[in-house]
RNA sequence: GCCCUCGUAGCCCAAUGGCAGAGGCAGAGGACUUAAAAUCCUCCAAGUGUCGGUUCGACCCCGACCGAGGGCACCA
Numbered sequence: 001g002c003c004c005u006c007g008u009a010g011c012c013c014a015a016u017g018g019c020a021g022a023g024g025c026a027g028a029g030g031a032c033u034u035a036a037a038a039u040c041c042u043c044c045a046a047g048u049g050u051c052g053g054u055u056c057g058a059c060c061c062c063g064a065c066c067g068a069g070g071g072c073a074c075c076a
Base pairs, nucleotide, nucleotide: 001072002071003070004069005068006067007066010025011024012023013021018056027043028042029041030040031039049065050064051063052062053061
């Protein structure tokens, strides 16, 4: 330098044009317990990497850029 994948809640991730949270972890409160762990109940939280475009409508499609990972090339 070229190609591919990914970027959504504190973390892992779902939603693939039509109300961004279905789920798990973490956190807070409570039940249980002598106490704790485990278990159970309730609660908590975003505008989707950035900027444009298409569309009635974009996390989703298109372009550029930023970041992460992987592959290839170069490496006399």
Molecule: transfer RNA
Organism: Actinobacteria bacterium UBA7398